[in-house]
RNA sequence: UUAAGCGAGGAGCGCUGCAGCGGAUCAUCUCCGUCAGGCUCGCUUAAGGUCAUCCCUGCAACGGCGCUCCAAACGU
Numbered sequence: 001u002u003a004a005g006c007g008a009g010g011a012g013c014g015c016u017g018c019a020g021c022g023g024a025u026c027a028u029c030u031c032c033g034u035c036a037g038g039c040u041c042g043c044u045u046a047a048g049g050u051c052a053u054c055c056c057u058g059c060a061a062c063g064g065c066g067c068u069c070c071a072a073a074c075g076u
Base pairs, nucleotide, nucleotide: 001047002046003045004044005043006042007041008040009039010069011068012067013066014065015064018038020034021033022032023031024030037062
């Protein structure tokens, strides 16, 4: 760094439907259904890359539209 698994990023309701997924169609287009943690961070495993000092400190930033709650802050 990549892939997979797990955890976290407060909790819900409604809507749209890009990617993905499933189905239909069948030669390359389209349709239907599902669909707003697909992103970031941490841990584990595997593969690859690299040759990487140590110490201290910190624990995040985001997530279509509308609404509700929780928490916190400010004001009265």